[in-house]
Molecule: SAM riboswitch aptamer (S box leader)
Organism: Fluviicola sp.
RNA sequence: AACUUAUGAAGAAAGGUGGAGGGAUUGGCCCUACGAAACCUUGGCAACCUAUUCGACGAUCAGUUCGUUGGGAAAGGUGCCAAAUCCGAUCUGCUAAAGCAGUAAAGAUAAGUU
Numbered sequence: 001a002a003c004u005u006a007u008g009a010a011g012a013a014a015g016g017u018g019g020a021g022g023g024a025u026u027g028g029c030c031c032u033a034c035g036a037a038a039c040c041u042u043g044g045c046a047a048c049c050u051a052u053u054c055g056a057c058g059a060u061c062a063g064u065u066c067g068u069u070g071g072g073a074a075a076g077g078u079g080c081c082a083a084a085u086c087c088g089a090u091c092u093g094c095u096a097a098a099g100c101a102g103u104a105a106a107g108a109u110a111a112g113u114u
Base pairs, nucleotide, nucleotide: 001114002113003112004111005110006109007108013042014041015040016039017038021031022030023029025089026088027087028086043081044080045079048077049076050075053071054070055069056068057067058066059065085106091102092101093100094099
């Protein structure tokens, strides 16, 4: 970098440095000198992966062990801590319209493969 699978209306910020941008793209709409990005420190959220532990089921067995699955915790690997992935983007349905509902694409994160 590409591919596959899963997830997304929940949740969680203070301080320091810094000094004008940021919210992927695009159109909106927002955030921002009452201090943007970025970096550092500390804290937190979550439970994808790993480890540990409890239960259920199945296989095996002398004890056991292994597999699947559910709950709790959060030690390790990531991720995240304005707004639903901030909203729309393609298509479909309802509708006079505004709009509403569903869905695809794209993007994000994790795990795996190349």